[in-house]
C1' cells in the first nucleotide's frame, strides 16, 4: 500500500392521450419439498411437523498412594487346621466429579437477552503469602447368625477399620463487639521424599444481585394496584431489598400507554437492499429457560439437579394382587405425525473432559466412516481432421433448404472410471479408528457417463400436422368457435447443465407508509365552526452556564461471519495468520455559533387608552301597510274552476265576479346590488331598550403577555321527537280525478302531521370556496363597499374588506395566481386499489329516529382524475335536397300480369331481405336451358394432359328387332381419313389396359380477388413543413361574406400541396367552311293522269368532319373599392345554357365462392357423367310492382296528316292471289341515306247520352293459324259466341319544377316461338313553388355525455335459480383466566416432645443436645359457588359476493324525456316517488354585473 469501486425497469384500464392507482413479472436466497433424469470427487447441511409415545444397547465414572475384609492364582512358614506375604476381579466405608460436557425451544414481553455502569457478596478444585497438622473418644456398613418378602427391598442380634464422625487443647494480622471481652482447626498415607490436611491473606476463574438505554402488536383492553408504595423495627440470606413479618402512613403505576389479550426464546449474526431499512434468529459461538406434568426440598463451594432423592396427576410395564418398576428435548434405533429430513456402524489413534500420584480406566463430548445431487465448489462424458455437403428426418414456391462437419471414415489423446504394483503426513520416544485411505507409477480402451426446461408480448428462441370455446394452457396481458408460432405431437431453434423445471417462503423492485423520500380543489384524502387544556414551535440586544451540539482522548463494543493482505489443500470451494471494521455505550477534556435552560434590558409580535365610522351581527318589546282565506251585508246571473286536452270540485239553498266591513295567522314587495354583518349554521318592514365584533386615526400604557391545538367545551340548515300553544297560506301521508300497456309518478282538485311560538332533546347536509389555521415574501389592470390624507366640481393616494382579468411560478391538465392551489415556516386533522362498508360485531351518546367509533371473510384486475377525436341527444345556431308546402298524375279497393312471402309437394332448384330483396340475377323455364324431384344407365370417365398395346377403323343411306329414350343387335349398298421423303415414316382419330388424374351450379362472400350497391354528385377527405400542446392532438379546414360546390375574396400562426367540386370529353341548341350519293330540287330542259322520274345543279333541307360562338365581357344598381348577387343591352343562346358520361377518404364482415378466379374443406362406381319423364307454370292466404278499365277530356263508325330511333341474308319481304281475320301460296328489290319491316297514334269528322250502358273486357264454349322433334301439364295469336268485378278506392303512401309530369304510339335486345318487363325513340304538352314553422335526409360551428360493438349505446333495483364466505340465533361443547370458600400430600420452618437415644458433663441419679412421634403456618394436585374472555356447532334467520341468453319495470348517463345529486321524514313490487332545506359536479334561452380591445 489496501480494506474500495454506489442506484436500469417492463406488462395491464382507453377508440387514442396524460395522471393517480392496484395486479402482475424479470433479480438473488433458502435445513426446503415434488417432478423427470443422474458419471466422479472435495467441502458443508441433514424432524422447521407430535416439548407425541418408546422395545433394546450404549451415553458418568475414577480413586488400593484414606479404610477393614477378601476368592482365583503365586510365593514362603506350617501344628497340615492353617498363617503371613503378593496379587487384583467384585461389593462396601471413605473421598473427589455425577451443577461440567451432550439435547430442546415448551414457557418467558422479563433485568430474559443485548449494552454500558454499579456495591452489599460466595467462589470447590488452581496460583502465591502467612501460620498449624498436639491429646483423646464413641460408632455403623461390609461380614457373621436368625429372619420377611413373589420381587424391589428389608428387619432383628453380634464384629470391625478409616483421609468417616466426636470431644479437648493451641489460636495469628481470623469472626463478633465501643470497649471489656468472647468465639474457634486439623487426617493422615507410604516411605525418605513427596502428597495430603487445617486456619488465614490476596489473586484468578466463575457465579450471584442492583441500576441507565434499547428489545412484539391490538386503545374494537383506559383506568390497574393491597404486601400493594413508603417509613420504623425485627427475621432471613453469601449478600443489599417488602424476600418475610408487626406497626405506622396512604402511597405507587398510567395517555411518553399502565392493566388486559394475543404471539415470541434473545443476540453475534444469516438474507435482501445502493443505502436507510425490511425479514429472519438452522447449522457454529454467546446468554437464558426446561428436563412426563404440577409441587418441594436434601447433599453440596456450586443443583432446587435431563440419565439424583420425596409427594401429587396422567400413562407404561412387572406382580405370586399383598406390593413394586419408569422417564431418549442424550448417540443410534422404533412407532406416530407429516410434504419431508441419515446407521440400533468404528475408534478412544488425535483433541478436550472426569478420576488417579501414576500406569491406566471411563467418555454416543469427540474423531471418522455410512446414507442422501439438500447446498457450494471443481472435473468429465473425448480432441484434430473430414461435403458425394451420405443416409434418414422435417420443410419445401417441387428448384431446393434445415438437421449438418453434425455423422460414417481416418488420425490422436487417457482425465475420471477400472485392473495391478508402491504408499504417507496426521505422532515431539511409543500407541492410527480413518486406511492399504490421499497420492505416485503401469495397464486398459473412445472405451463406462446428458439430461431438463422454454420457444405469443413481457423474454432469447418458429415452422409443419392433428384439434375445433371440445381437449386443454395460462405468472399478468390473455390463447382456442376449420388455416391456432398460445392446446397435443414432431422437426428446428434458444437457455441451463449432473442438474433442470415447478411449488412455498423472505427481501427486492414498491418512492405502493415516503426518516432518506409521498400526498389531500377535481384522482383516497380538510374535522361543520369556534374556544381552549396538555403537548408542539416561537420577535430583538447583553451576559453568564454548558443540557443538547461539534472536536480529542480512554475503556468496552467476545470468538466466529462480513471486508483487504498474505498463506495452505494441483485450482475453486473451504481453512489458516494478520489487519480493517463492528457506524454502538460510557468516562473525561475542551469549544460557545445555533437551540433549550438562568439572569438582565427592548418594541416591530400581542394586547390596551383616546376620538370618530359602516352594517338584514345577537336578544326582547312594541308598532304598520299590501295580499291570501274565512265570516257579514249589499248588487248580479249561470256558469266558476282548472288542463297539453280534461274529469274530480264549486254554484239557482245563488257560487265566480264586484262593494263595503269585519276576524286571524304568516311573510315583510319596491329600495335589493358577485352590496354590508357574523366564526360557521346564517341575518332583510318600522320604532324603542340591552349587547357582541369589526375598521380608521392619533396619542397613551403594559413588554413576548404569542401561534397551533390531541382530548374537551360551545354554537350549528333543514327534517325530525318530547310538552303545551297556535294554524291564513303551502304542505310529506292520504283521498279523489286524469295520464298510461300499467302510473304506487310527473299533471289536476281536496288535504293532516309539519312548517308558527315557547321549553328541552337530536347534532347531520353537495354544513362546498368540495381548498385547516397562522406569520412573511413575490408584477399589475380595471369596478364595488367602508375610513382617512392631499387638493377642493374632474383626481391622486393610504388602510381594511369584496369581485374580474392577468405576470413570474405551479399543476396530470382544467385551471390558481397578493383572498394561491406560488416561494418557505410553525402546528392540527386526514389518505394508501375498487366493491364488500361507513356494513357487521363490541363501547359510548340518544326517548326514539339514529348519530360517532369502525373491521374481517369473500371478490375483481381494475376502479378513477383531467383532457381528446368522433359518434349520439325527445340540446342551439347556420345552410341545403320534390324534404315539406303550393300544384299535377298515380298506388292502396276492381279483374289479370309478375316477383315474393306462406303452404303444399318426389321436386316446387338456388341467390337477394328495411332504406340499398319483391316485372331483382333471368336481354325471355314447351324438350333444352336446369343446377330439383323419379326411374334407367356409365366408371380414366361429356371435357385436358401423359404411357403400352392393337388397328387405319371415313362419310352416307335402306331394312328388320328390342326399348320410354339415351344405348344396342343383325343385314344390304355406295364410299374408303390427312401429309408424305412412298418406308404400316409422322400425325389425327378409334379400341382396350393401368395409373397419375379429370369432374362437382358440392360447403365457407365471416380466408379472398375482382365486379357492384349505399350514404351520394353529398362537398367533403387527407398530406409536407412551420407553430401551439407532456401527450393524444390542434392549426390549416375555424370567423366575416359569397357560391351549385372546402366555389371564390377578406380575415388569420399558418405557409403551400394531395384525391374530390369545376373544366377538360360526349350529345343538343345557332352560324360558317368544306364535301355532294343511296340526300335534296330553287333556277335550266325533257317525260308522265302523277311522282327528283330523267339531263342536270349543290343554292337550301340534310348528312359528317373542321371551326366560330358564352367570358358576369359591356352597362347600371349593391356590396368593404373584393368575391359575388340584382336589372339590362347584345345575342341561337347568359350567369353551370339542357343532357350525359365521369362517383374523393371511407361506412355497412351490404351482395355475389350459381358469371368467372381463387384458399381451406368434403365426394370420388359419386355430391362426377348421359337420358325420359316430371317440377320450377301448384294455390285457403298476405305484399310489392304493373297492365286494362270503371268512360262523354269517351267508346264506336270513318276519314288517312304529321314524326323519330333503330332492325335486316338460317334474314327484312315489297307486290299479286285466296282466308272475315290470325295466315297462307307466289314472288321483286336489298348484304341498305338506294329495297323491305312501316301502318305510325293521339289529331279530325260523325254517331252513342248517363245505363253496369255501343264503358269494361276477365271467365268461359267452339273453330282456326303460326313455330318447333313435340303446345296434355305448359305457348302465341285470329275468328263466332259468353260478357264477371269494377261507377274512381279507408287508414297510408309514391313520382314530378319544362320540353319536365301526364298522355300517345314506333323500335331494339334475347329470341324457333312467346312480355303488359326492360331499353331506347319521337308526337301532343300543362299547373304550382308564399316560404322554411314542422316530417324525412344530409352538410358545417358549437354544447353535454358514464357512448367508443359507438343510442339498436349504456345501465338500476326487486323477484326466481344455483355457488360461496359471512353477521344474529334458543342453545350447547371446550379450552383459557379470574375471586371467595373447603380440602390438604410431600417437604422447609415454628412449637411441643412424660416415647427413644452411642461421644460432652457427672460417682449416681441426671443434664445438655438429638431422634421419632404429635400440633400449627405456608402450599402442589383435587373440590363447590360464581364472574370474564375465546373458540366449535347450531333449527332458523339477515344482507353481501358471484354466476350463460331467466322475469318484472326503465332509475341514471343527453335537458335521459319529471335536470340531478346531499341531509331528513313519509310512502311505495322494485329501480324510485313526494314533502322542507341545501348544492352546481345542470342543458338551454333571457336579463343584469363585470373584464379585455378599439
Nucleotide at each position: 500500500a489496501a480494506a474500495c469501486u454506489u442506484g436500469a425497469g417492463a406488462g395491464u384500464u382507453u377508440g387514442a392521450u396524460c395522471c393517480u392507482g392496484g395486479c402482475u413479472c424479470a433479480g438473488a436466497a433458502c435445513g426446503a419439498a415434488c417432478g423427470c433424469u443422474g458419471g466422479c470427487g472435495g467441502c458443508a447441511g441433514g424432524c422447521c411437523u407430535a416439548a407425541c409415545a418408546c422395545a433394546u444397547g450404549c451415553a458418568a465414572g475414577u480413586c488400593g498412594a484414606a479404610c477393614g475384609a477378601u476368592a482365583a492364582g503365586c510365593u514362603u512358614c506350617u501344628u497340615c487346621g492353617g498363617a503371613a506375604g503378593u496379587g487384583g476381579a467384585c461389593a462396601g466405608u471413605g473421598g473427589c466429579a455425577g451443577a461440567c460436557g451432550g439435547g430442546u425451544g415448551a414457557g418467558u414481553a422479563a433485568c430474559g437477552c443485548g449494552u454500558g455502569g454499579g456495591g452489599a457478596u460466595c467462589u470447590g478444585c488452581c496460583c502465591a503469602g502467612a501460620g498449624g497438622u498436639u491429646c483423646g473418644g464413641g460408632a455403623c456398613a461390609a461380614c457373621c447368625a436368625u429372619u420377611g418378602g413373589a420381587a424391589a427391598c428389608g428387619a432383628u442380634g453380634g464384629c470391625u477399620a478409616a483421609u468417616a464422625c466426636c470431644g479437648a487443647a493451641u489460636a495469628a494480622g481470623c469472626c463478633c463487639g465501643c470497649a471489656a471481652g468472647g468465639g474457634g482447626a486439623a487426617a493422615g498415607a507410604u516411605u525418605u521424599a513427596u502428597u495430603g490436611c487445617c486456619u488465614u491473606u490476596g489473586g484468578a476463574u466463575g457465579a450471584a444481585c442492583c441500576c441507565g438505554c434499547g428489545u412484539a402488536a391490538g386503545a374494537u383492553u383506559a383506568g390497574c394496584u393491597a404486601g400493594u408504595u413508603g417509613g420504623u423495627g425485627a427475621g432471613g440470606u453469601a449478600a443489599u431489598g417488602g424476600c418475610u413479618c408487626a406497626c405506622c402512613a396512604a402511597g405507587g403505576c398510567u395517555a411518553c400507554g399502565a392493566u388486559c389479550u394475543u404471539u415470541a426464546g434473545c443476540u453475534g449474526g444469516u438474507c435482501u437492499g445502493a443505502g436507510a431499512g425490511g425479514a429472519u434468529g438452522a447449522u457454529c459461538a454467546g446468554c437464558c429457560a426446561c428436563a412426563u406434568u404440577g409441587g418441594g426440598a436434601c447433599u453440596g463451594a456450586g443443583a432446587c439437579a435431563c440419565g439424583g432423592c420425596c409427594c401429587a396427576g396422567a400413562c407404561u410395564c412387572c406382580u405370586a394382587c399383598g406390593g413394586g418398576a419408569g422417564g431418549c428435548a442424550g448417540c443410534a434405533g422404533u412407532g406416530g405425525g407429516g410434504a419431508a429430513u441419515a446407521u440400533u456402524g468404528c475408534g478412544c489413534a488425535a483433541u478436550g473432559g472426569g478420576g488417579g500420584a501414576a500406569a491406566c480406566c471411563c467418555u454416543g463430548a469427540c474423531g471418522c466412516a455410512g446414507c442422501c445431487a439438500u447446498g457450494c465448489c471443481g472435473c468429465g462424458u473425448g480432441a484434430g481432421u473430414g461435403a458425394c455437403g451420405a443416409a434418414g428426418g422435417c420443410c419445401u414456391u417441387a428448384g431446393g433448404g434445415u438437421u449438418g462437419u453434425a455423422a460414417a471414415g481416418c488420425u490422436c489423446u487417457u482425465u475420471c472410471g477400472c485392473u495391478a504394483g508402491g504408499g504417507a503426513a496426521g505422532a515431539u520416544a511409543a500407541u492410527g479408528a480413518c486406511g492399504g485411505u490421499a497420492c505416485c507409477u503401469a495397464g486398459u480402451a473412445a472405451a463406462g457417463a446428458a439430461g431438463c426446461c422454454c420457444c405469443g408480448g413481457c423474454u432469447a428462441a418458429c415452422u409443419u400436422c392433428g384439434u375445433g370455446c371440445c381437449a386443454g394452457c395460462a405468472g399478468c396481458c390473455g390463447c382456442g368457435g376449420u388455416a391456432a408460432u398460445a392446446c397435443g405431437a414432431a422437426g428446428g431453434g434458444g437457455g441451463c447443465u449432473a442438474g433442470c423445471g415447478u411449488u412455498g417462503u423472505u427481501c427486492g423492485g414498491a418512492a405502493u407508509c415516503a426518516c432518506u423520500g409521498g400526498g389531500c380543489g377535481u384522482a383516497a384524502a380538510g374535522c361543520g365552526u369556534a374556544u381552549g387544556u396538555a403537548g408542539g414551535c416561537g420577535g430583538a440586544u447583553c451576559a453568564a452556564a454548558a443540557a443538547g451540539u461539534u472536536a480529542g482522548a480512554u475503556g468496552u463494543g467476545a470468538a466466529a461471519u462480513c471486508c483487504c493482505u498474505g498463506g495452505g489443500c494441483u485450482c475453486a470451494a473451504c481453512c489458516c495468520a494478520g489487519g480493517a471494521a463492528c457506524u454502538g455505550c460510557a468516562u473525561u477534556u475542551a469549544a460557545a455559533a445555533c437551540u433549550a435552560g438562568u439572569g438582565a434590558u427592548c418594541u416591530a409580535g400581542a394586547a390596551u387608552u383616546u376620538g370618530g365610522u359602516a352594517g338584514g351581527g345577537g336578544c326582547c318589546a312594541g308598532u304598520a301597510g299590501a295580499a291570501u282565506u274565512u265570516c257579514c251585508a249589499g248588487u248580479g246571473u249561470a256558469g266558476a274552476g282548472g288542463u297539453g286536452a280534461a274529469a274530480u270540485u264549486c254554484g239557482u239553498a245563488g257560487a265566480u265576479a264586484u262593494u263595503g266591513g269585519a276576524a286571524a295567522g304568516a311573510a315583510u314587495a319596491c329600495c335589493a346590488g358577485u352590496g354590508g354583518c357574523g366564526a360557521a349554521g346564517g341575518c332583510g318592514a318600522c320604532u324603542g331598550g340591552c349587547u357582541g365584533g369589526g375598521c380608521c386615526a392619533u396619542u397613551u400604557u403594559u413588554g413576548a403577555c404569542g401561534c397551533u391545538g390531541a382530548g374537551a367545551u360551545a354554537c350549528g340548515a333543514a327534517a325530525g321527537c318530547g310538552u303545551g300553544g297556535g294554524u291564513a297560506g303551502c304542505a310529506a301521508a292520504c283521498a279523489g280525478g286524469a295520464u298510461u300497456a300499467g302510473a304506487u309518478a310527473c299533471c289536476c282538485u281536496g288535504g293532516u302531521a309539519g312548517u308558527c311560538c315557547a321549553c328541552g332533546c337530536a347534532g347531520u347536509a353537495a354544513a362546498c370556496g368540495a381548498u385547516g389555521a397562522g406569520c412573511g415574501c413575490u408584477a399589475g389592470u380595471c369596478g364595488c363597499u367602508g375610513g382617512g390624507a392631499c387638493a377642493a366640481u374632474a383626481g391622486u393616494u393610504u388602510c381594511a374588506g369584496u369581485g374580474u382579468c392577468g405576470a413570474a411560478g405551479c399543476u396530470a391538465a382544467c385551471g390558481c395566481a397578493u383572498u394561491a392551489a406560488g416561494c418557505a415556516c410553525u402546528c392540527c386533522g386526514c389518505c394508501u386499489g375498487g366493491g364488500a362498508a361507513g356494513u357487521a360485531c363490541g363501547g359510548u351518546c340518544g326517548c326514539a329516529a339514529g348519530a360517532u367509533u369502525a373491521a374481517a371473510a369473500c371478490u375483481c384486475a381494475a376502479a378513477u382524475a383531467a383532457a381528446u377525436u368522433g359518434a349520439c341527444g325527445g340540446g342551439g345556431g347556420c345552410c341545403c335536397g320534390c324534404a315539406c308546402a303550393a300544384g299535377c298524375g298515380g298506388u292502396g279497393g276492381a279483374g289479370c300480369a309478375u316477383g315474393u312471402g306462406g303452404u303444399u309437394u318426389a321436386a316446387u332448384u338456388c341467390g337477394a331481405a328495411g332504406c340499398a330483396a319483391c316485372g331483382c340475377g333471368a336481354a325471355g323455364a314447351a324438350c333444352c336451358u336446369u343446377a330439383c324431384c323419379a326411374g334407367a344407365c356409365c366408371u380414366u370417365g361429356a371435357c385436358a394432359u401423359g404411357g403400352u398395346a392393337u388397328g387405319u377403323u371415313u362419310g352416307a343411306a335402306u331394312u328388320a328387332c328390342a326399348g320410354a329414350a339415351u344405348c344396342g343387335u343383325a343385314a344390304u349398298u355406295c364410299u374408303u381419313c390427312a401429309g408424305u421423303u412412298c418406308g404400316g415414316c409422322u400425325g389425327g382419330c378409334a379400341u382396350a389396359c393401368a395409373c397419375a388424374c379429370a369432374g362437382g351450379u358440392g360447403c365457407u362472400g365471416c380466408a379472398u380477388g375482382g365486379c357492384u350497391g349505399u350514404c351520394g354528385u353529398c362537398a367533403g377527405c387527407u398530406c409536407g413543413u412551420g407553430u401551439c400542446g407532456u401527450g393524444a392532438g390542434a392549426u390549416g379546414u375555424u370567423g366575416g361574406g359569397u357560391u351549385a360546390a372546402g366555389u371564390c375574396c377578406c380575415g388569420c400562426a399558418a405557409c403551400g400541396a394531395g384525391c374530390g367540386c369545376a373544366a377538360c370529353c360526349c350529345u343538343c341548341a345557332u352560324u360558317u367552311u368544306u364535301a355532294g350519293u343511296u340526300g335534296c330540287c330553287a333556277u335550266c330542259a325533257g317525260g308522265u293522269u302523277a311522282u327528283g322520274c330523267u339531263g342536270g345543279g349543290c343554292a337550301c333541307u340534310c348528312u359528317a368532319a373542321a371551326a366560330a360562338a358564352a367570358c358576369u365581357g359591356c352597362c347600371g344598381g349593391u356590396g368593404a373599392u373584393a368575391a359575388g348577387c340584382u336589372g339590362g343591352a347584345g345575342g341561337a343562346a347568359g350567369g353551370c345554357g339542357g343532357g350525359g358520361a365521369u362517383g374523393a377518404c371511407g361506412u355497412c364482415a351490404a351482395g355475389u365462392c350459381c358469371u368467372c378466379a381463387u384458399g381451406g374443406c368434403c365426394c370420388u362406381u359419386a355430391c362426377g357423367g348421359u337420358c325420359u319423364g316430371g317440377g320450377c307454370u301448384a294455390c285457403a292466404c298476405a305484399c310489392g310492382u304493373g297492365c286494362u278499365a270503371c268512360a262523354a277530356u269517351g267508346g264506336u263508325g270513318g276519314u288517312g296528316a304529321c314524326a323519330g330511333u333503330g332492325g335486316g341474308c338460317a334474314g327484312c319481304a315489297a307486290u299479286a292471289c285466296u282466308g272475315c281475320a290470325a295466315a297462307g301460296u307466289a314472288a321483286a328489290g336489298c348484304u341498305a341515306a338506294u329495297c323491305c319491316c312501316a301502318a305510325a297514334a293521339a289529331a279530325c269528322c260523325a254517331u252513342c247520352u248517363c245505363a253496369g250502358u255501343u264503358c269494361g273486357g276477365a271467365u268461359u264454349g267452339g273453330a282456326c293459324u303460326c313455330u318447333g322433334c313435340a303446345a296434355c301439364u305448359c305457348g302465341a295469336g285470329u275468328c263466332c259466341a259468353u260478357g264477371a268485378a269494377g261507377u274512381u278506392g279507408g287508414a297510408a303512401u309514391c313520382g314530378c319544377u319544362a320540353g319536365u309530369a301526364a298522355u300517345c304510339g314506333u323500335a331494339g335486345a334475347u329470341c324457333a316461338g312467346c312480355g303488359u318487363g326492360c331499353u331506347a325513340c319521337g308526337g301532343u304538352g300543362a299547373a304550382u313553388a308564399c316560404g322554411u314553422u314542422c316530417u324525412c335526409g344530409g352538410g358545417c360551428c358549437u354544447u353535454g355525455u358514464a357512448c367508443a360493438c359507438a343510442c339498436c349505446g349504456c345501465c338500476c333495483g326487486u323477484c326466481a335459480c344455483g355457488c360461496c364466505a359471512u353477521g344474529g340465533g334458543a342453545g350447547u361443547u371446550g379450552g383459557u383466566u379470574u375471586u371467595a370458600c373447603c380440602u390438604u400430600a410431600a417437604g422447609c420452618c415454628g412449637g411441643u416432645g412424660c416415647g427413644c437415644u452411642a461421644a460432652c458433663c457427672g460417682c449416681a441419679a441426671g443434664g445438655a443436645a438429638g431422634c421419632a412421634g404429635c400440633c400449627g403456618u405456608c402450599c402442589a394436585c383435587g373440590g363447590u359457588a360464581g364472574g370474564g374472555u375465546c373458540a366449535g356447532c347450531g333449527a332458523c334467520u339477515g344482507g353481501g359476493g358471484c354466476g350463460a341468453a331467466g322475469u318484472c319495470g326503465u332509475a341514471a348517463c343527453a335537458a335521459g324525456g319529471u335536470a340531478a345529486c346531499c341531509g331528513u321524514a313519509g310512502g311505495g313490487g322494485a329501480a324510485c316517488c313526494u314533502g322542507c332545506g341545501g348544492u352546481u359536479g345542470g342543458a338551454u334561452c333571457a336579463c343584469c354585473u363585470c373584464c379585455u380591445u378599439u
This is a predicted structure of a 1494-nucleotide RNA (small-subunit ribosomal RNA) from a Rhodobiaceae bacterium. The coordinates come from a structure-prediction model, not an experiment, and the mean pLDDT is 84. Rfam family: Bacterial small subunit ribosomal RNA. Rfam links the family to the GO terms structural constituent of ribosome and ribosome. The organism belongs to Rhodobiaceae, within Bacteria.